This is a predicted structure of a 115-nucleotide RNA (SAM riboswitch aptamer (S box leader)) from Alteribacter aurantiacus DSM 18675. The sequence was found by an Rfam model in a public genome assembly.
[in-house]
RNA sequence: CUCUUAUCCCGAGUUGGCGGAGGGACAGGCCCGAAGAAGCCCAGCAACCAUCACCACCUGAUUACAUACUGGUGAACGGUGCUAACCUGCAAGACGGAUGUCUUGAAGAUAAGAG
Numbered sequence: 001c002u003c004u005u006a007u008c009c010c011g012a013g014u015u016g017g018c019g020g021a022g023g024g025a026c027a028g029g030c031c032c033g034a035a036g037a038a039g040c041c042c043a044g045c046a047a048c049c050a051u052c053a054c055c056a057c058c059u060g061a062u063u064a065c066a067u068a069c070u071g072g073u074g075a076a077c078g079g080u081g082c083u084a085a086c087c088u089g090c091a092a093g094a095c096g097g098a099u100g101u102c103u104u105g106a107a108g109a110u111a112a113g114a115g
Base pairs, nucleotide, nucleotide: 001115002114003113004112005111006110007109008108013042016041017040018039022032023031024030026089027088028087029086043083044082045081048079049078051075052074053073054072055071056070059066060065090105091104092103093102094101095100
């Protein structure tokens, strides 16, 4: 970088430290920013992967118990991710008198796996 699968509701720093002018994916809007942007550290959120505990299932035994895979619940020491808010954008469909509304996909983001 490409492909597959899942998620994109909620949550978490408007006196944390360093830092210094940019940032909100991209484009157009519209916003945030010297009352301090990006970035780094710290703190936190979440629970995708890993790990651990319990339960169910399967199997052995059948007194106790052990138990791969799978599923559920919980924990949060690891690998990532995230911690202002929003509209339009390309395609198809539905409704509508209509510049409109809605749905699905695409695009984009994240995780896991494969190449």

The prediction has a mean pLDDT of 78.